[in-house]
Molecule: Bacterial RNase P class A
Organism: Candidatus Latescibacterota bacterium
RNA sequence: GGAGUGGGUCGGGCGAGCGCGCCGCACCCCCGUGCGGUGAGGAAAGUCCGAGCUCCGCAGGACAGGAUGCUGGGUAACACCCAGGAGGGGCGACCCUACAGACAGUGCCACAGAAAACAUACCGCCUGGGUCGCAAGACCCCGGUAAGGGUGAAAAGGUGAGGUAAGAGCUCACCGCGUUCGCGGCGACGCGGACGGCAGGGAAAACCUCAUCCGGAGCAAGGCCAAAUAGGGGGAGAGAGGUGGUCCGCCUCGCUAUCAUCCCCGGGUAGGCCGCACCGAGGCAGUCGGGUAACCGCUGCCCCAGAUGAAUGCUCGUCCCGCACCGGUCGUGGCCGCGGCAACGCGGCAGCGCCGGCGCGGACAGAACUCGGCUUACAGACCCACUCCGGUC
Numbered sequence: 001g002g003a004g005u006g007g008g009u010c011g012g013g014c015g016a017g018c019g020c021g022c023c024g025c026a027c028c029c030c031c032g033u034g035c036g037g038u039g040a041g042g043a044a045a046g047u048c049c050g051a052g053c054u055c056c057g058c059a060g061g062a063c064a065g066g067a068u069g070c071u072g073g074g075u076a077a078c079a080c081c082c083a084g085g086a087g088g089g090g091c092g093a094c095c096c097u098a099c100a101g102a103c104a105g106u107g108c109c110a111c112a113g114a115a116a117a118c119a120u121a122c123c124g125c126c127u128g129g130g131u132c133g134c135a136a137g138a139c140c141c142c143g144g145u146a147a148g149g150g151u152g153a154a155a156a157g158g159u160g161a162g163g164u165a166a167g168a169g170c171u172c173a174c175c176g177c178g179u180u181c182g183c184g185g186c187g188a189c190g191c192g193g194a195c196g197g198c199a200g201g202g203a204a205a206a207c208c209u210c211a212u213c214c215g216g217a218g219c220a221a222g223g224c225c226a227a228a229u230a231g232g233g234g235g236a237g238a239g240a241g242g243u244g245g246u247c248c249g250c251c252u253c254g255c256u257a258u259c260a261u262c263c264c265c266g267g268g269u270a271g272g273c274c275g276c277a278c279c280g281a282g283g284c285a286g287u288c289g290g291g292u293a294a295c296c297g298c299u300g301c302c303c304c305a306g307a308u309g310a311a312u313g314c315u316c317g318u319c320c321c322g323c324a325c326c327g328g329u330c331g332u333g334g335c336c337g338c339g340g341c342a343a344c345g346c347g348g349c350a351g352c353g354c355c356g357g358c359g360c361g362g363a364c365a366g367a368a369c370u371c372g373g374c375u376u377a378c379a380g381a382c383c384c385a386c387u388c389c390g391g392u393c
Stems, first nucleotide, its partner, number of pairs: 001389010012319007020039008041364001045375002048373005053218004065214005070084005085099001086097004100209002105207002108202002122149002124145003128141005157175006176198001177196008222274004232265005241259006282302005288297003320362004325357004330353003334349006
């Protein structure tokens, strides 16, 4: 100098003007005005997990359904985090893993291939027999074999040696595998020894089995206050009113029922308040303590957005960063031309750096009951640690 790996921080600064939500104080009958304070994120997002909180349900247990699935730890909890083991990838820093069970059962394995699973034999290889041939050999038959070839994602361990007619764990060494013992480790597991020639493919992100965990719904939870109008219940009915009953019929009067009227009560709706924004699994800091770490503890300081059409914004100036263009010709190396024996000099061209000017751009996104995570989006800038390659000293 180049190429990377892991982790972290920030994600525009300053000034002026205009404007918005909330809180406090003052003024004000009210509308409001003034002053002061405060006002988005690392993801506020997706709403995918886990909780707090609230209501409902619940004797206990089981089934169904769902989630998780190596070990130890952290945590309120988790599918999260940390540390470790095993397997896989990368030269490496480092990264990835639904990482229990396929002798409990059922099913599946396309195409190709002889055979896809109580294994099998297409081409081959080989002993023996037969036919032909002078011979080499060819063909056929009975058998042996699975070393070689071929198919496939996958074919009953791998490499080497011995052995054999040819072969084969047939035998041996090493590796792999299984059983068992010892040692180390809390454990996953590792290391070593002995024994067994060797179990019988894959897939459980097929059903399934095993172990552990799980009641449901969600702030539109839930609680409180509570109109107008129309229903419901009760009462008043004094004077006046409508309709009906009482009298054989009609009228008047009286009595009575009901409606209207008036009063009271209750439920629901609109609307409002709380939940809800000061006290929490809270934030920040520490040369602090414990722990490898996640995290925990201690001490100090702080109170930190909050609406319900929903505030947190806009404009200008200046600075910063990036890109493009123009100019200067200051620096640097390169190419071309001319001169020169050469060192080199002069001129031109494009590039990079520097200076000046002008223009454009500065992401993803926006709280809504609150936390802990995960995932996804993100212009650009900076920091730390580490790895590999090249050069120079």